[in-house]
Context: one part of a larger RNA
Molecule: small-subunit ribosomal RNA, central domain
Organism: Dehalococcoidales bacterium
This record gives sequence, C1' cells and structure tokens, in this order.
RNA sequence: CUGGGCGUAAAGGGCGCGUAGGUGUCCCGAUAAGCCUUGAUUGAAAUCUUCCGACUCAAUCGGGAAACUGGUCAGGGAACUAUCGGGAUCGAGUUUGGCAGAGGAGAGCGGAAUUCCUGGUGUAGCGGUGAAAUGCGUAGAUAUCAGGAGGAACACCAACGGCGAAGGCAGUUCUCUGGGCCAAUACUGACGCUGAGGCGCGAAAGCGUGGGGAGCAAACAGGAUUAGAUACCCUGGUAGUCCACGCCGUAAACGAUGAGCACUUGGUGUUGGAGGAUUCGACCCCUUCAGUGCCGUAGCUAACGCGUUAAGUGCUCCGCCUGGGAACUACGACCGCAAGGUUGAAACUC
Repeated sequence: CUGGGCGUAAAGGGCGCGUAGGUGUCCCGAUAAGCCUUGAUUGAAAUCUUCCGACUCAAUCGGGAAACUGGUCAGGGAACUAUCGGGAUCGAGUUUGGCAGAGGAGAGCGGAAUUCCUGGUGUAGCGGUGAAAUGCGUAGAUAUCAGGAGGAACACCAACGGCGAAGGCAGUUCUCUGGGCCAAUACUGACGCUGAGGCGCGAAAGCGUGGGGAGCAAACAGGAUUAGAUACCCUGGUAGUCCACGCCGUAAACGAUGAGCACUUGGUGUUGGAGGAUUCGACCCCUUCAGUGCCGUAGCUAACGCGUUAAGUGCUCCGCCUGGGAACUACGACCGCAAGGUUGAAACUC
C1' cells in the first nucleotide's frame, strides 16, 4: 500500500454557515457518453505460460500454440448511471392559526447580604485556629439601632426541568430580534444531504486603551506548622474578577460518541403541543407528534457497557488513526501587540 478502524486501547474537526466536489425520490419519452454484446483491426521480436523437438541431462537453443488483461473502428442492446424533454408529490421549503422557553442585544427598576462612611446606645475586648499568633480595639473596636455611599451577584421558585449549533444562558419590566414545536389547508415542485478550502461564532485565563473597584483573590508581605515549608491553615493584599471598544482562538471545548436519512420487541418517569373518552370542573385514562431521563429485548462489544436519543442493521458525505519515547518539540510558513496559536518532522532510542 491493501486492509482494518476512531465511547474507554492510536483516532470525531470546539461549533455553525457555506464554495468547489461527492452524492441524491417516483413516472414517461428520447439520446447512447459510461455499461453489455458481436465482429474486424492492432497490440514487433525477445521475455512469461504451455506442447513438441536439439546438444547424453540441465542451464541453453529451435519450432508451434496460448497470452499480451490494452488501443481503434463498425453493427446491435437500453436495465442501471449520465444528458435532454415532459410530468408527479411522500423529501425540502412556503402559507394560516396556536404554543412553550435562563435563546440573543439594549435600556430601566428592585430587595436581601458583604464592605465603607456619619450619628446614637454601650465597654473591653474582638477576630481567628487543631491549638495559636500576626491583625483590629480605650484616639472607643466587636455587638446593636438609624441614616448614607458604592460595586458585584441574583436566595426561595429550581427540577433527574427549559432554551441554544456549540461556547453557553437564571431577580424583574420594557423595546428590538433569532430559532423550535403542534394542528390544518393551500402553494412551489427535488429546490435535498454532506461539505476540502473559505467565512463567522467560540468558556476561563491573558493582552491593548479608557473607566470602575464592594466582596473574592494569583503575585507579594506577615503569623503559624515543619527537620525544612518558596505549600496546605490564619491575618492582610495588588493585578484580575465588573463595564465599553479592540485583540487572543485555546480547554477533560466531553455524551471523551461527526452530520443526514431509513429500518429494527418493549416498560416506566418527565417537558411542550394536538385529538378522544369522561366529568360540574381540574386530574386520572386512551391515541399521536416533538424533546429529555431511567431500565431493558434482539443484536453489537475485548470487556465495561450500548440498546428507536444505538455503540444494532444499512446508505451518502466529511474529519481523523497506523508501536512507545524524542514531540502539544525543531525548522519553515501563516496568524498575533505580546503571551503564544495553527501546520508539523528527523537523528537517536526501546
């Protein structure tokens, strides 16, 4: 290479939109490029295979056949692929009416709590720990009451719940806005799926400029612990955490499970919708669609486990793996203000 694989052994791209490409529903007609068939021609000789023969045999040599899996041309076929023309509606989309939701963006508002400030009451402690000490406090702390300032986060509701492509999203109101689900008819008529490059989004930390700064808290300082203690514990505390704009582009970005479609016994919760039955009514009950959990049949799996939300059975397209280390490295290239990121070897070694 072929092949075999990718939940946990190496291996699913962090996620989307989408270009090229690949691939794609049913019916009719046409064409005949692919495809099938028949024939012709070519495919030098030698070599290879095979049969016969010649040197005593063999190697070797001579003769015949086959083969040269290919090319070109002509005749025929029309199932499939393709192309052209016409049609269809179940895929896809549009329409109408409803529904649920922490989906996104901006602006305003609210209460609890922490801290600080001012004033009152009040007096010797407070705080902290395994025990302490550093620290705070007679210049009146802690505690308690009243008032004020400011920042950040939103208890209960809350769920094994909901929404989003992923990252992620939670006080409350308003404005703008994306997507989804259900029911029903009408419409378009394959418009679909996937997606190399590309473009966009992308937690936290970090970076730039300007704000903000209550609490928390890398670094740092002190107190303890200890043989030591550049830690774990304690007292402090700066970046940062917050906002605006611009970068960064990573993660155990995880379901460690790519996307789409179809098929394959069930049981039991729960969320959203529709229909039925029943009732005074809400439930309970039956059917169905969409989501989200648990348990399990067949089957699969090395086992663990998965099991209609598949890791079962198939098809289409993309990404990725190919012994461990060296190596999430070096060099080069591209990106970045930097930190660094992406791509990504070899010598050597086991």